[in-house]
Context: one part of a larger RNA
Molecule: small-subunit ribosomal RNA, 3' major domain
Organism: uncultured bacterium
RNA sequence: UGACGGGGGCCCGCACAAGCGGUGGAGCAUGUGGUUCAAUUCGACGCAACGCGAAGAACCUUACCUGGGCUAGACAACGUCGGACACCCCUGGAAACAGGGUCUUCCCGCAAGGGACCGGCGGUUCAGGUGCUGCAUGGCUGUCGUCAGCUCGUGUCGUGAGAUGUUGGGUUAAGUCCCGCAACGAGCGCAACCCCUAUCCCUAGUUGCUACCAUUGAGUUGAGCACUCUAGGGAGACUGCCCGUGUUAAACGGGAGAAAGGUGGGGAUGACGUCAAGUCCUCAUGGCCCUUAUGUCCAGGGCUACACACGUGCUACAAUGGGCGGUACAAAGGGUCGCGAACCCGCGAGGGGGAGCUAAUCCCAAAAAGCCGCUCUCAGUUCGGAUUGGAGUCUGCAACUCGACUCCAUGAAGGCGGAAUCGCUAGUAAUCGCGGAUCAGCAUGCCGCGGUGAAUACGUUCCCGGGCCUUG
Numbered sequence: 001u002g003a004c005g006g007g008g009g010c011c012c013g014c015a016c017a018a019g020c021g022g023u024g025g026a027g028c029a030u031g032u033g034g035u036u037c038a039a040u041u042c043g044a045c046g047c048a049a050c051g052c053g054a055a056g057a058a059c060c061u062u063a064c065c066u067g068g069g070c071u072a073g074a075c076a077a078c079g080u081c082g083g084a085c086a087c088c089c090c091u092g093g094a095a096a097c098a099g100g101g102u103c104u105u106c107c108c109g110c111a112a113g114g115g116a117c118c119g120g121c122g123g124u125u126c127a128g129g130u131g132c133u134g135c136a137u138g139g140c141u142g143u144c145g146u147c148a149g150c151u152c153g154u155g156u157c158g159u160g161a162g163a164u165g166u167u168g169g170g171u172u173a174a175g176u177c178c179c180g181c182a183a184c185g186a187g188c189g190c191a192a193c194c195c196c197u198a199u200c201c202c203u204a205g206u207u208g209c210u211a212c213c214a215u216u217g218a219g220u221u222g223a224g225c226a227c228u229c230u231a232g233g234g235a236g237a238c239u240g241c242c243c244g245u246g247u248u249a250a251a252c253g254g255g256a257g258a259a260a261g262g263u264g265g266g267g268a269u270g271a272c273g274u275c276a277a278g279u280c281c282u283c284a285u286g287g288c289c290c291u292u293a294u295g296u297c298c299a300g301g302g303c304u305a306c307a308c309a310c311g312u313g314c315u316a317c318a319a320u321g322g323g324c325g326g327u328a329c330a331a332a333g334g335g336u337c338g339c340g341a342a343c344c345c346g347c348g349a350g351g352g353g354g355a356g357c358u359a360a361u362c363c364c365a366a367a368a369a370g371c372c373g374c375u376c377u378c379a380g381u382u383c384g385g386a387u388u389g390g391a392g393u394c395u396g397c398a399a400c401u402c403g404a405c406u407c408c409a410u411g412a413a414g415g416c417g418g419a420a421u422c423g424c425u426a427g428u429a430a431u432c433g434c435g436g437a438u439c440a441g442c443a444u445g446c447c448g449c450g451g452u453g454a455a456u457a458c459g460u461u462c463c464c465g466g467g468c469c470u471u472g
Base pairs, nucleotide, nucleotide: 004472005471007470008469009468010467011466012465013464015460016459019424020423021422022421023420026315027314028313029312030311031310032309033308034306035305042053043052064301065300066299067298068297069296070295072124073126078122079121080120081119082118083117088101089100090099091098092097106115107114108113128290129289131288132287133286137284138283139279140278141277142275144273149188150187151186152185153184154183155164156163157162168179169178170177194267195266196265197264199235200234201233202232203231204230205229208225209224210223213222214221238261241255242254243253244252245251317417321376322375323374324373325372326371327370333364334363335362338357339356343352344351345350383414388409389408390407391406392405393404394403430452431451432450433449434448435447436446
């Protein structure tokens, strides 16, 4: 000077408390440990590993295993020779590939020659390696933490390490600001500048909208651009105004006006550093290692195993509910190798069909909870849907290992869950559906969108994490 203390003081945070809903019990999904296996590829391990890398493991992916092949190699450069290459056919084969056959003969240039592509041969100074080391590294990332801190120049003090500034009195979300002070200034952080959202105005009026006039089954069509909306510009909020408190300060409390009030709500933004944190399997890269194999091609298998243990989720255990019928209201997205309407067939998944749409025009598309009726009457049930049998649909070369979905049948556990433990302070929690990325197919995961819409916070003693001062 720090760090630490079951030292002290002050102060924050869904940290506790007050509430609401969960997890821990059940079934299933998914990840992990363990075990098993020829292989069950690898990494990640308290918070900060475990629906994580993986925003898509049937083949591919794929790195693993078994077997079959290749050795200048699947990929790059050089020399040399030859030729368009490819495709197609036959034989063997699981394929890779091997052998044979047919077809084909590029561009520039008069030529010599050159170039692109392909094939053969050659050799080492070559390729290749998801092989090792994240404790050799770059880059990127997590975390403390969006916490309010971390420093510097000059000056001053101290023999020095260092201190001062940055401490103190107030105040703030904030090292935010004010006052004081041997300090005076400054930098990185805070805040603001950026984006979305909430109000209004202007511009614009189709594909959007419809008040008036006509018209229609229908904003359907004339007509119109008021309104909604769209998307560009602007206004608006600044403690600006008033009262009080305060030191006449900073600021705080209340009020007016306002769509919005004291950071309006949300996002992006992450200081100096910490954890030899994570990643050599995104990529890059030092060193080491392999070189007829630790490289490379292929087929099949595995990553999907299963006595068990844990994490994260989904669905439930029902009547604030289940079933049936009728009926209403979104937002944000995606679509030409695509979205695919009407109509017809099928109980259904789906099939046929092909209008329209490069999309404010057409399509995905139905929103669901809700509302109005009918029914069930507390039961392992008309709750719950696991499991299993059968029959199918779709994608795809191919659903046996190992896809999703549909129909019929089957109907398991489950009576609200021990110790313990998690999230959330408002359009939040809870609940309801919708879309997207990945993607041939496959979502209870992830990322978004809107609908309905609460309860509670006395307070800071205690638990956890953090900030400042002080003490040992």